[in-house]
The part of an RNA shown here (large-subunit ribosomal RNA, domain IV) has 319 nucleotides and comes from Cavernulicola chilensis. The organism belongs to Cavernulicola, within Eukaryota.
Context: one part of a larger RNA
RNA sequence: CCAUACUGAAGGAACUCGGCAAAUUGAUCCCUUACGUUCGCAAGGAGGGAUGCCACGUAUGUACGUGGUGGCACAGAAUAAAGGAUGGCGACUGUUUAAUAAAAACACAGGACCUUGCAAACUUCAAUAAAGUAAGUAUAAGGUCUGACGUUUGCCAGGUGCUUGAAGGUUAACGAACAAGGUGUACGCCUUUGCAGUAAGCCCAAGUAAACGGCGGUCCUAACUAUAAGGAUCCUAAGGUAGCGUAACCCACUGGCGUAUAAUUUACGUCCCGCAUGAAUAACGUAACGACUAUCCUGCUGUCUCCAGUAUGGACCCG
Numbered sequence: 001c002c003a004u005a006c007u008g009a010a011g012g013a014a015c016u017c018g019g020c021a022a023a024u025u026g027a028u029c030c031c032u033u034a035c036g037u038u039c040g041c042a043a044g045g046a047g048g049g050a051u052g053c054c055a056c057g058u059a060u061g062u063a064c065g066u067g068g069u070g071g072c073a074c075a076g077a078a079u080a081a082a083g084g085a086u087g088g089c090g091a092c093u094g095u096u097u098a099a100u101a102a103a104a105a106c107a108c109a110g111g112a113c114c115u116u117g118c119a120a121a122c123u124u125c126a127a128u129a130a131a132g133u134a135a136g137u138a139u140a141a142g143g144u145c146u147g148a149c150g151u152u153u154g155c156c157a158g159g160u161g162c163u164u165g166a167a168g169g170u171u172a173a174c175g176a177a178c179a180a181g182g183u184g185u186a187c188g189c190c191u192u193u194g195c196a197g198u199a200a201g202c203c204c205a206a207g208u209a210a211a212c213g214g215c216g217g218u219c220c221u222a223a224c225u226a227u228a229a230g231g232a233u234c235c236u237a238a239g240g241u242a243g244c245g246u247a248a249c250c251c252a253c254u255g256g257c258g259u260a261u262a263a264u265u266u267a268c269g270u271c272c273c274g275c276a277u278g279a280a281u282a283a284c285g286u287a288a289c290g291a292c293u294a295u296c297c298u299g300c301u302g303u304c305u306c307c308a309g310u311a312u313g314g315a316c317c318c319g
Stems, first nucleotide, its partner, number of pairs: 001314008010305002014303001019300001027051005036041001038148001052069007070074001082298007089290002094106002110146007122132003149285004154215003159212002161208005168203003174197001179192005216234005243277001244274001255271005
């Protein structure tokens, strides 16, 4: 010096991306317990007190009462939650990258749409068979999206997709009229051309957005200024509604203001010119829950100021 344990004056997060690691707390009984809430919880909230031994008494009782008594210390060693406040995300318990990721990802109960009338749709498949679905029958089965609960889920059918449509247009193989050529005495045969007719599809028409998706620009205007309820105009299928908003979304940006600090690119609240929010690719809330993530506070500490010492094992030196 390294590893593993342990101790430390004064300070107590000044360390650091970050309290990582360590320290603190810890059992049982009693008292007492806030906000919030889906009334179940929150909650072991938080906070406070007691605990040994001896004698007697009471009692079914390991409990209680009274008196006494020793120690610095009585859950006398060991084993045995640190706590609180506020955001984000996901409702929850659960699942996952066996060997760098446990999460906000997956799943989930609940919601919605689509398909399917049973020889079901769909799937397997060695394919007119056989099997699963299912010894089930639309309160069933399959597929897709969303994801408890609460309040909601706006406008657009132009494009793509899907569904429907006895008209019309287009259209394959097929079809074979007319015509032309060759050949033959002739019936005919051969070659070329290829009319009419003819399916789905496409064109066309309608519907459909919890299907894929989309949801404008310019100019002017109120008796200070500013702003624009309002007006004009162009374009569109329709021009983003409710809500939320510097957000896990904001480039400029460390946005402006406030709270917190002596000082804060983080955090919380608020504002809104939203580069580029927005409604089941769900929007906004939300008690409980979380080895999730962010900020703060109390306690605590060798994380640090700033290192020191002890023990054991190495390294190292000598034999």
It is recorded under the gene name rrnL. Its Rfam family is "Bacterial large subunit ribosomal RNA". RNAcentral holds the full RNA, with entries from ENA.